[in-house]
RNA sequence: GGAGUCGGUCGGACGGCGGCCCCGGCCUCGGCCGGGGAGGAAAGUCCGGGCUCCGAAGGGCAAGGCGCCGGGGGCAACCCCGGGCGGAGCGAUCCGACGGAAAGUGCCACAGAAACCAGACCGCCCGCCCCCGCCACGGCGGAGGCGAGCAAGGGUGAAAAGGUGGGGUAAGAGCCCACCGGCGCGCUCGGCAACGGGCGCGGCCGGGCAAACCCCGCCCGGAGCAAGGCCGAAUAGGGGAGCUACGCGGUGGCCCGCCGCGCUCCCGGGUAGGCCGCAUAGAUAGAUCGCCGUACAAAGACAGAACCCGGCUUACAGACCGACUCCCAAC
RNA sequence: GGGGCUGUAGCUCAGCGGUUGAGAGUGCCAGCCUGUCAAGCUGGAAGUCGCGGGUUCAAAUCCCGUCAGCCCCGCCA
Numbered sequence: 001g002g003a004g005u006c007g008g009u010c011g012g013a014c015g016g017c018g019g020c021c022c023c024g025g026c027c028u029c030g031g032c033c034g035g036g037g038a039g040g041a042a043a044g045u046c047c048g049g050g051c052u053c054c055g056a057a058g059g060g061c062a063a064g065g066c067g068c069c070g071g072g073g074g075c076a077a078c079c080c081c082g083g084g085c086g087g088a089g090c091g092a093u094c095c096g097a098c099g100g101a102a103a104g105u106g107c108c109a110c111a112g113a114a115a116c117c118a119g120a121c122c123g124c125c126c127g128c129c130c131c132c133g134c135c136a137c138g139g140c141g142g143a144g145g146c147g148a149g150c151a152a153g154g155g156u157g158a159a160a161a162g163g164u165g166g167g168g169u170a171a172g173a174g175c176c177c178a179c180c181g182g183c184g185c186g187c188u189c190g191g192c193a194a195c196g197g198g199c200g201c202g203g204c205c206g207g208g209c210a211a212a213c214c215c216c217g218c219c220c221g222g223a224g225c226a227a228g229g230c231c232g233a234a235u236a237g238g239g240g241a242g243c244u245a246c247g248c249g250g251u252g253g254c255c256c257g258c259c260g261c262g263c264u265c266c267c268g269g270g271u272a273g274g275c276c277g278c279a280u281a282g283a284u285a286g287a288u289c290g291c292c293g294u295a296c297a298a299a300g301a302c303a304g305a306a307c308c309c310g311g312c313u314u315a316c317a318g319a320c321c322g323a324c325u326c327c328c329a330a331c
Numbered sequence: 332g333g334g335g336c337u338g339u340a341g342c343u344c345a346g347c348g349g350u351u352g353a354g355a356g357u358g359c360c361a362g363c364c365u366g367u368c369a370a371g372c373u374g375g376a377a378g379u380c381g382c383g384g385g386u387u388c389a390a391a392u393c394c395c396g397u398c399a400g401c402c403c404c405g406c407c408a
Base pairs, nucleotide, nucleotide: 001327002326003325004324005323006322007321008320009319010318013294014293015292016291017290018289020037021036022035023034024033025032026031027030039302043313044312046311047310048309049308050307051224052223053222054221058256059255060254061253064219065218066217067216068083069082070081071080072079073078084098085096086095087094088093099215100214104213105212106209107208108207121154122153123150124149126147127146128145129144131142132141133140134139162180163179164178165177166176167175181205182204183202184201185200186199187198188197189196190195228276229275230274231273238267239266240265241264242263243262247261248260249259250258269407270406271405332404333403334402335401336400337399338398341357342356343355344354349388359375360374361373362372363371381397382396383395384394385393
């Protein structure tokens, strides 16, 4: 100097003029003065909590969610620190829906002989039969048929029963052996643990899918501020359906249990008001802005609160700070 | 603001791990039929399965994120 990886901060500054919303004060009732006025995500509404209601929410099933280990924070969701395993990168570092596939069931299309306890299309080898060619008559080579053996090679596929070498064999094969790789079991060492190292034994040597059903462990009642409470205005307290207690309604999947009973639902009618809930921005939903000047490359990225809070995810021009890695050059 | 549902030819929908390169109706185009048009018959074209990523050998289908559209929810009696 270049390329890059993490962590954090800002995401507009200063000045002038003019507006909008809310609160407080003054007063000549229309103004004046003072104070406050978007975000790191206010977003998506994906989780969790507060709050409120569901007459009660107790048990079971179903559905749903979570899932390596240790420690810490938190009501919880979730986050932080350290570590293990797998993957990517030369590296700093990053990513992981990271429990179980020897509990069971299911699936693995097409192609291929065969896709899971099964299998042989081409091929290799042996025996028998038959034909052709050569011959030094001992045989040798080739083509075909039938029967048996093999799984090394070819071929198919995403995936085909470990790899290399040697022995062995008619040909072959963990069939046997050496080394390497994997798996299981036992012992042992390190570690709180996940897990890792070592030694020995067993030729044990086919997977994948649980974001398929499922199994194991843990968690979970539902709805939402248009929840809900108070006050007021107006209207036809109209019509229909269901059930009369072995019934109906309530739990927003079901059952038991529980509770209520002239109740539930639908159509129709009226209204579109105020206060609380509700906030150190804040509502009758939408106020939080515009112009000019100054410096910088650029008046600028994503984007606008609606009950509140904690997280997750997604979007984001550019600027700055700190730590670290790799490459090049020079000393 | 809150809740729910749906995105597949131009339109309305089916398909919910594989048979193929994703189908049907309607619409569109061409031909036949007819004096002409319609109807009818035959053939054809038309698709990023809203978009991005993941799981899987394999995704329209399963999972996650995102975008768009539609529907419902006030109070009183």
Two RNAs folded together computationally: RNase P RNA and transfer RNA, 408 nucleotides in total.
It holds a member of the Rfam family "Bacterial RNase P class A". Rfam's curators write: Ribonuclease P (RNase P) is a ubiquitous endoribonuclease, found in archaea, bacteria and eukarya as well as chloroplasts and mitochondria. Gene Ontology terms of the family: tRNA processing, ribonuclease P activity and dimeric ribonuclease P complex.
Its mean pLDDT, the model's own confidence on a scale to 100, is 76.